[in-house]
RNA sequence: UGAGUCAGUCAGGCGGUCGCGUCGGGCCUUCGGGCCCGCCGAGGAACGUCCGGGCUCCGCAGGGCAGGGUGGUGGGUAACACCCACCCGGGGUGACCCGCGGGACAGUGCCACAGAGAACAGACCGCCAGCCCUUCGGGGCUGGUAAGGGUGAAACGGUGGUGCAAGAGACCACCAGCGCACCGGGUGACCGGUGCGGCUAGGCAAACCCCACCCGGAGCAAGGCCAGACAGGGAGCGUUCGAGGGCGGCCCGCCCGAGCUCCCGGGUAGGCCGCUAGAGGCGUGCGGCGACGCACGUCGUAGAUGGAUGGCCGCCACCCGAGCGAGGGUGACCUCGCACGGGGACAGAACCCGGCGUACCGACUGGCUCAUCCG
Repeated sequence: UGAGUCAGUCAGGCGGUCGCGUCGGGCCUUCGGGCCCGCCGAGGAACGUCCGGGCUCCGCAGGGCAGGGUGGUGGGUAACACCCACCCGGGGUGACCCGCGGGACAGUGCCACAGAGAACAGACCGCCAGCCCUUCGGGGCUGGUAAGGGUGAAACGGUGGUGCAAGAGACCACCAGCGCACCGGGUGACCGGUGCGGCUAGGCAAACCCCACCCGGAGCAAGGCCAGACAGGGAGCGUUCGAGGGCGGCCCGCCCGAGCUCCCGGGUAGGCCGCUAGAGGCGUGCGGCGACGCACGUCGUAGAUGGAUGGCCGCCACCCGAGCGAGGGUGACCUCGCACGGGGACAGAACCCGGCGUACCGACUGGCUCAUCCG
RNA backbone atom coordinates (compact mmCIF):
# COMPACT_ATOMS: atom_id res chain seq x y z
C1' U A 1 0.00 0.00 0.00
C1' G A 2 -3.79 -3.55 -1.26
C1' A A 3 -7.23 -7.42 0.15
C1' G A 4 -9.83 -9.48 4.22
C1' U A 5 -11.81 -10.60 9.18
C1' C A 6 -13.77 -9.44 14.06
C1' A A 7 -15.52 -5.87 17.63
C1' G A 8 -17.34 -1.07 18.71
C1' U A 9 -19.10 4.31 18.24
C1' C A 10 -22.23 7.92 15.73
C1' A A 11 -27.00 8.49 13.09
C1' G A 12 -25.49 15.95 12.73
C1' G A 13 -24.88 20.94 15.89
C1' C A 14 -26.56 26.10 16.87
C1' G A 15 -30.05 30.08 16.00
C1' G A 16 -34.73 32.13 14.10
C1' U A 17 -39.84 31.30 12.84
C1' C A 18 -44.68 28.64 12.41
C1' G A 19 -47.15 24.40 14.69
C1' C A 20 -48.45 19.87 18.21
C1' G A 21 -48.82 16.97 23.28
C1' U A 22 -48.27 16.20 28.84
C1' C A 23 -47.16 19.00 33.17
C1' G A 24 -46.52 23.77 36.14
C1' G A 25 -47.95 29.05 36.72
C1' G A 26 -51.12 33.30 35.43
C1' C A 27 -55.67 35.43 33.32
C1' C A 28 -60.66 34.69 31.46
C1' U A 29 -65.01 31.47 31.63
C1' U A 30 -71.49 30.29 29.55
C1' C A 31 -67.50 25.59 34.12
C1' G A 32 -67.56 22.36 28.54
C1' G A 33 -63.12 24.95 28.09
C1' G A 34 -60.11 29.09 25.90
C1' C A 35 -55.67 32.36 25.77
C1' C A 36 -50.55 33.63 27.39
C1' C A 37 -45.72 32.21 29.59
C1' G A 38 -42.28 28.33 31.02
C1' C A 39 -40.13 23.09 31.37
C1' C A 40 -39.82 18.58 28.90
C1' G A 41 -41.01 15.60 24.54
C1' A A 42 -38.78 8.44 20.35
C1' G A 43 -34.80 4.44 18.48
C1' G A 44 -30.55 1.52 17.30
C1' A A 45 -33.58 -0.79 15.74
C1' A A 46 -39.03 2.47 19.27
C1' C A 47 -40.26 -2.31 13.91
C1' G A 48 -41.76 -7.86 13.39
C1' U A 49 -44.55 -9.73 17.83
C1' C A 50 -40.73 -15.02 17.03
C1' C A 51 -38.91 -16.67 22.15
C1' G A 52 -38.20 -15.66 27.67
C1' G A 53 -39.60 -13.03 32.16
C1' G A 54 -41.84 -9.19 35.52
C1' C A 55 -46.80 -7.46 36.55
C1' U A 56 -52.38 -8.40 36.65
C1' C A 57 -56.73 -11.47 36.88
C1' C A 58 -58.61 -16.48 36.80
C1' G A 59 -57.38 -21.51 38.22
C1' C A 60 -54.67 -24.91 41.58
C1' A A 61 -58.11 -32.53 46.36
C1' G A 62 -56.32 -36.75 43.42
C1' G A 63 -55.14 -40.29 39.36
C1' G A 64 -54.48 -41.20 34.17
C1' C A 65 -54.02 -39.87 28.97
C1' A A 66 -53.05 -36.33 25.54
C1' G A 67 -50.48 -31.60 23.88
C1' G A 68 -46.27 -28.14 23.37
C1' G A 69 -41.06 -27.04 23.83
C1' U A 70 -35.74 -27.92 24.43
C1' G A 71 -31.62 -31.34 22.78
C1' G A 72 -22.87 -31.93 22.41
C1' U A 73 -20.53 -30.44 27.50
C1' G A 74 -19.67 -26.98 31.45
C1' G A 75 -21.08 -22.20 32.96
C1' G A 76 -23.98 -17.13 32.98
C1' U A 77 -28.95 -15.26 33.92
C1' A A 78 -35.11 -13.51 36.81
C1' A A 79 -35.72 -16.66 32.54
C1' C A 80 -34.91 -18.18 27.46
C1' A A 81 -35.00 -21.14 21.62
C1' C A 82 -30.31 -15.94 24.30
C1' C A 83 -25.02 -15.22 25.76
C1' C A 84 -19.86 -17.12 27.12
C1' A A 85 -16.00 -20.85 27.14
C1' C A 86 -14.83 -25.56 25.44
C1' C A 87 -15.69 -30.41 22.54
C1' C A 88 -16.94 -32.74 17.84
C1' G A 89 -17.93 -32.17 12.45
C1' G A 90 -17.41 -28.94 8.00
C1' G A 91 -15.19 -24.53 5.16
C1' G A 92 -10.90 -21.03 4.59
C1' U A 93 -3.46 -20.16 3.14
C1' G A 94 -4.94 -17.36 7.55
C1' A A 95 -7.45 -13.94 11.03
C1' C A 96 -11.96 -16.35 11.39
C1' C A 97 -16.72 -18.42 9.93
C1' C A 98 -20.85 -22.25 9.76
C1' G A 99 -23.70 -26.47 12.30
C1' C A 100 -32.07 -27.73 12.38
C1' G A 101 -25.02 -31.23 17.14
C1' G A 102 -29.52 -37.04 21.77
C1' G A 103 -30.97 -42.12 19.62
C1' A A 104 -31.14 -45.36 12.86
C1' C A 105 -28.54 -53.36 16.38
C1' A A 106 -36.52 -50.93 20.36
C1' G A 107 -40.04 -50.99 16.39
C1' U A 108 -42.71 -49.00 11.93
C1' G A 109 -42.10 -46.18 7.52
C1' C A 110 -39.69 -43.55 3.31
C1' C A 111 -35.41 -43.17 -0.22
C1' A A 112 -37.81 -38.99 -6.13
C1' C A 113 -35.34 -39.06 -11.22
C1' A A 114 -31.92 -42.15 -13.54
C1' G A 115 -30.60 -47.19 -13.28
C1' A A 116 -30.70 -54.34 -14.51
C1' G A 117 -30.69 -53.63 -9.23
C1' A A 118 -32.04 -48.82 -3.48
C1' A A 119 -31.42 -52.64 1.91
C1' C A 120 -31.60 -60.06 5.02
C1' A A 121 -29.10 -56.48 -2.62
C1' G A 122 -28.35 -56.49 -7.84
C1' A A 123 -26.22 -59.85 -13.93
C1' C A 124 -27.55 -54.14 -18.36
C1' C A 125 -22.55 -54.12 -20.67
C1' G A 126 -18.23 -56.86 -19.68
C1' C A 127 -15.24 -61.39 -17.92
C1' C A 128 -15.11 -66.98 -17.56
C1' A A 129 -16.74 -72.28 -18.34
C1' G A 130 -19.82 -75.95 -20.87
C1' C A 131 -23.11 -77.17 -24.98
C1' C A 132 -25.24 -75.91 -29.84
C1' C A 133 -25.15 -73.20 -34.59
C1' U A 134 -21.90 -70.71 -38.12
C1' U A 135 -21.34 -67.37 -44.14
C1' C A 136 -15.45 -68.63 -39.46
C1' G A 137 -16.55 -62.24 -38.63
C1' G A 138 -19.41 -64.23 -34.82
C1' G A 139 -24.24 -65.61 -32.67
C1' G A 140 -27.60 -68.35 -29.22
C1' C A 141 -28.72 -71.20 -24.61
C1' U A 142 -27.39 -72.70 -19.57
C1' G A 143 -24.46 -71.61 -15.49
C1' G A 144 -20.46 -68.94 -12.59
C1' U A 145 -18.68 -64.00 -11.29
C1' A A 146 -19.79 -57.86 -7.91
C1' A A 147 -12.58 -57.20 -10.12
C1' G A 148 -13.87 -53.45 -14.48
C1' G A 149 -17.74 -50.13 -17.29
C1' G A 150 -22.43 -47.53 -16.90
C1' U A 151 -26.74 -44.99 -13.60
C1' G A 152 -27.27 -42.28 -9.18
C1' A A 153 -27.16 -37.91 -3.62
C1' A A 154 -26.15 -42.94 -2.15
C1' A A 155 -24.36 -49.55 -5.32
C1' C A 156 -22.85 -53.39 0.85
C1' G A 157 -14.64 -51.01 3.16
C1' G A 158 -9.51 -49.06 0.51
C1' U A 159 -4.49 -50.42 -1.53
C1' G A 160 -1.27 -54.42 -2.74
C1' G A 161 -0.73 -59.65 -3.00
C1' U A 162 -2.10 -65.01 -2.80
C1' G A 163 -5.63 -67.69 -5.19
C1' C A 164 -9.04 -68.99 -9.28
C1' A A 165 -11.75 -71.19 -15.44
C1' A A 166 -12.86 -65.96 -14.39
C1' G A 167 -13.60 -63.85 -9.71
C1' A A 168 -14.69 -62.71 -4.62
C1' G A 169 -12.30 -60.97 2.97
C1' A A 170 -12.25 -66.98 -0.03
C1' C A 171 -7.21 -66.09 2.39
C1' C A 172 -2.91 -62.66 3.93
C1' A A 173 -0.33 -57.76 5.07
C1' C A 174 -1.04 -52.64 5.93
C1' C A 175 -4.66 -48.67 6.39
C1' A A 176 -9.60 -46.67 7.51
C1' G A 177 -13.87 -47.59 10.33
C1' C A 178 -17.10 -50.37 14.13
C1' G A 179 -17.72 -52.97 18.88
C1' C A 180 -15.67 -54.62 23.63
C1' A A 181 -11.98 -54.50 27.62
C1' C A 182 -8.01 -51.96 30.05
C1' C A 183 -4.50 -47.76 31.01
C1' G A 184 -3.59 -42.33 31.11
C1' G A 185 -5.53 -37.00 30.83
C1' G A 186 -9.99 -33.79 31.56
C1' U A 187 -15.50 -31.37 36.25
C1' G A 188 -17.46 -32.93 31.49
C1' A A 189 -18.53 -33.34 26.15
C1' C A 190 -14.21 -35.82 24.64
C1' C A 191 -8.94 -36.89 23.61
C1' G A 192 -4.43 -40.16 23.48
C1' G A 193 -2.60 -45.24 23.80
C1' U A 194 -2.62 -50.81 24.13
C1' G A 195 -5.00 -55.47 23.26
C1' C A 196 -8.93 -58.58 21.33
C1' G A 197 -13.07 -59.56 17.91
C1' G A 198 -15.83 -60.41 13.40
C1' C A 199 -13.87 -58.78 8.12
C1' U A 200 -17.66 -53.98 7.48
C1' A A 201 -22.24 -52.05 9.60
C1' G A 202 -26.13 -46.84 3.78
C1' G A 203 -29.16 -42.28 4.60
C1' C A 204 -33.64 -39.69 6.62
C1' A A 205 -35.73 -38.73 13.50
C1' A A 206 -37.80 -30.38 10.91
C1' A A 207 -41.25 -38.98 9.23
C1' C A 208 -43.92 -41.61 13.23
C1' C A 209 -41.42 -42.99 17.40
C1' C A 210 -37.89 -43.80 21.81
C1' C A 211 -34.91 -41.31 25.78
C1' A A 212 -33.79 -37.15 29.20
C1' C A 213 -35.39 -32.47 31.05
C1' C A 214 -38.96 -28.31 31.15
C1' C A 215 -44.11 -26.27 30.67
C1' G A 216 -51.42 -24.14 34.36
C1' G A 217 -54.71 -20.34 31.20
C1' A A 218 -55.34 -15.49 29.39
C1' G A 219 -53.38 -10.84 28.60
C1' C A 220 -52.85 -3.40 30.15
C1' A A 221 -59.01 -4.00 25.39
C1' A A 222 -54.92 -7.50 31.95
C1' G A 223 -57.34 -5.61 36.22
C1' G A 224 -59.65 -1.95 39.72
C1' C A 225 -62.57 2.52 41.21
C1' C A 226 -66.18 6.43 40.19
C1' A A 227 -70.15 8.55 37.48
C1' G A 228 -74.27 7.73 34.31
C1' A A 229 -78.40 5.15 31.23
C1' C A 230 -82.39 1.47 30.36
C1' A A 231 -88.08 -1.75 29.62
C1' G A 232 -89.26 -5.36 28.99
C1' G A 233 -91.58 -9.36 25.94
C1' G A 234 -91.78 -14.40 23.73
C1' A A 235 -90.34 -19.68 22.97
C1' G A 236 -87.88 -24.29 24.55
C1' C A 237 -85.60 -27.60 28.33
C1' G A 238 -85.39 -28.65 33.66
C1' U A 239 -85.95 -28.94 39.68
C1' U A 240 -83.83 -36.08 42.95
C1' C A 241 -86.35 -39.79 36.45
C1' G A 242 -81.97 -33.39 38.01
C1' A A 243 -81.17 -29.07 33.14
C1' G A 244 -76.91 -26.61 33.68
C1' G A 245 -72.14 -25.45 35.88
C1' G A 246 -66.84 -26.04 38.23
C1' C A 247 -62.02 -28.75 38.37
C1' G A 248 -59.77 -23.25 31.87
C1' G A 249 -57.20 -29.61 26.65
C1' C A 250 -59.78 -34.59 27.60
C1' C A 251 -61.38 -38.89 30.68
C1' C A 252 -62.31 -41.14 35.43
C1' G A 253 -63.71 -39.34 39.78
C1' C A 254 -65.39 -35.52 43.02
C1' C A 255 -68.23 -31.14 44.08
C1' C A 256 -72.12 -27.28 43.41
C1' G A 257 -76.92 -27.37 41.91
C1' A A 258 -82.46 -24.20 40.30
C1' G A 259 -82.11 -22.27 36.91
C1' C A 260 -80.22 -22.51 31.78
C1' U A 261 -80.47 -21.66 26.34
C1' C A 262 -82.37 -19.07 22.04
C1' C A 263 -85.12 -14.95 19.58
C1' C A 264 -87.17 -9.83 19.44
C1' G A 265 -86.72 -5.05 21.69
C1' G A 266 -84.01 -1.31 24.81
C1' G A 267 -79.48 1.14 27.20
C1' U A 268 -74.15 2.49 27.57
C1' A A 269 -69.43 2.77 25.12
C1' G A 270 -67.52 8.93 29.82
C1' G A 271 -63.65 9.99 33.65
C1' C A 272 -59.67 8.31 36.97
C1' C A 273 -56.05 4.66 38.60
C1' G A 274 -52.85 0.88 36.54
C1' C A 275 -48.51 4.53 33.92
C1' U A 276 -43.53 4.60 34.19
C1' A A 277 -37.36 4.21 39.14
C1' G A 278 -36.39 -0.31 36.30
C1' A A 279 -33.41 -7.65 36.59
C1' G A 280 -32.06 1.08 34.93
C1' G A 281 -27.73 4.04 32.64
C1' C A 282 -22.64 5.78 33.43
C1' G A 283 -17.82 5.77 36.09
C1' U A 284 -14.13 3.47 39.30
C1' G A 285 -12.26 -0.75 41.94
C1' C A 286 -12.25 -6.06 42.83
C1' G A 287 -13.28 -11.43 41.23
C1' G A 288 -13.68 -14.37 36.60
C1' C A 289 -10.35 -16.70 30.14
C1' G A 290 -15.31 -14.89 29.24
C1' A A 291 -20.71 -14.27 29.43
C1' C A 292 -21.28 -12.01 34.09
C1' G A 293 -21.15 -10.95 39.39
C1' C A 294 -20.04 -7.85 43.83
C1' A A 295 -18.96 -3.06 46.23
C1' C A 296 -18.85 2.24 46.13
C1' G A 297 -19.98 6.78 43.76
C1' U A 298 -23.00 9.38 40.43
C1' C A 299 -27.22 10.58 36.94
C1' G A 300 -32.40 11.09 36.50
C1' U A 301 -38.79 15.28 33.59
C1' A A 302 -41.99 11.03 26.80
C1' G A 303 -46.48 8.89 28.78
C1' A A 304 -50.27 10.28 23.95
C1' U A 305 -55.70 7.45 23.84
C1' G A 306 -57.82 8.52 16.90
C1' G A 307 -53.19 8.64 19.41
C1' A A 308 -48.26 14.85 20.36
C1' U A 309 -42.64 14.70 19.35
C1' G A 310 -43.18 18.14 12.78
C1' G A 311 -42.26 21.92 8.60
C1' C A 312 -39.39 26.09 6.58
C1' C A 313 -35.04 29.46 6.55
C1' G A 314 -29.87 30.84 7.82
C1' C A 315 -24.89 29.64 9.60
C1' C A 316 -21.35 25.83 10.85
C1' A A 317 -19.49 20.80 10.69
C1' C A 318 -19.24 15.98 7.80
C1' C A 319 -19.20 13.04 3.13
C1' C A 320 -19.18 12.68 -2.40
C1' G A 321 -18.22 14.75 -7.49
C1' A A 322 -15.48 17.32 -11.03
C1' G A 323 -12.36 22.23 -10.92
C1' C A 324 -8.54 25.96 -9.47
C1' G A 325 -4.21 27.28 -6.46
C1' A A 326 0.03 26.08 -3.08
C1' G A 327 3.51 22.46 -1.02
C1' G A 328 5.99 17.46 -1.10
C1' G A 329 7.60 13.17 -4.25
C1' U A 330 11.74 10.55 -10.05
C1' G A 331 6.68 8.80 -10.37
C1' A A 332 1.80 6.56 -9.46
C1' C A 333 0.09 9.89 -5.91
C1' C A 334 -0.36 12.46 -1.08
C1' U A 335 -1.41 16.91 2.11
C1' C A 336 -3.56 21.78 2.71
C1' G A 337 -6.69 25.88 1.07
C1' C A 338 -10.67 28.19 -2.04
C1' A A 339 -15.30 28.57 -4.60
C1' C A 340 -19.45 25.49 -7.20
C1' G A 341 -22.99 21.44 -7.29
C1' G A 342 -25.06 17.30 -4.69
C1' G A 343 -26.15 14.12 -0.21
C1' G A 344 -27.95 12.68 5.09
C1' A A 345 -31.02 6.55 5.23
C1' C A 346 -34.23 2.91 7.80
C1' A A 347 -38.00 3.96 10.63
C1' G A 348 -41.31 5.92 14.75
C1' A A 349 -43.11 4.85 21.76
C1' A A 350 -48.54 2.95 23.61
C1' C A 351 -47.64 -1.72 30.65
C1' C A 352 -42.34 -2.64 31.36
C1' C A 353 -37.78 -5.37 30.70
C1' G A 354 -33.99 -9.38 28.48
C1' G A 355 -33.06 -11.55 23.70
C1' C A 356 -33.51 -13.03 18.55
C1' G A 357 -34.73 -11.68 13.58
C1' U A 358 -35.33 -8.04 9.91
C1' A A 359 -34.62 -2.74 7.63
C1' C A 360 -30.83 1.12 7.06
C1' C A 361 -27.64 7.03 2.98
C1' G A 362 -23.34 6.59 5.12
C1' A A 363 -19.05 8.18 8.37
C1' C A 364 -15.41 6.94 12.00
C1' U A 365 -12.29 4.02 15.67
C1' G A 366 -9.57 -0.24 17.36
C1' G A 367 -7.61 -5.49 17.33
C1' C A 368 -6.06 -9.37 14.17
C1' U A 369 -4.81 -12.05 9.32
C1' C A 370 -2.79 -12.62 4.28
C1' A A 371 -0.02 -10.60 0.07
C1' U A 372 3.56 -7.04 -1.72
C1' C A 373 7.34 -3.14 -1.27
C1' C A 374 11.15 -0.32 1.61
C1' G A 375 14.63 -0.09 5.85
This is a predicted structure of a 375-nucleotide RNA (Bacterial RNase P class A).